[in-house]
RNA sequence: CAUCUAGAGCGGUGGAGGGAUUUGGCCCUUUGAAGCCGCGGCAACCAGCGCACUGUGCGCCAGGUGCCAAUUCCAACCGGUAUAUCGCCGGGGAGAUG
Repeated sequence: CAUCUAGAGCGGUGGAGGGAUUUGGCCCUUUGAAGCCGCGGCAACCAGCGCACUGUGCGCCAGGUGCCAAUUCCAACCGGUAUAUCGCCGGGGAGAUG
């Protein structure tokens, strides 16, 4: 700086946690959590190739990372709308990936 409502499993091991941190929820989990290993998959960025083009875009590929429950699980700051509230929209902050 860019993107973050889509997409993507099985087996082994392990044995109680996990979903980023703080708070409040909610959810997953002994019908085995996290972690680790093997194979597989997805396709965001970079690389490579092709086309168009010279701001770049599209497609292919799966090499380098990454990812494979739930919108970054939701909210917690500001504004708008609704307005007793709930809710919805926009913008931030934080986080993750390149």

The RNA shown here (SAM riboswitch aptamer (S box leader)) has 98 nucleotides and comes from a soil metagenome.
Model confidence (mean pLDDT): 79 of 100.
Its Rfam family is "SAM riboswitch aptamer (S box leader)". Rfam's curators write: The SAM riboswitch is found upstream of a number of genes which code for proteins involved in methionine or cysteine biosynthesis in Gram-positive bacteria.
The sequence is in RNAcentral, with records from MGnify.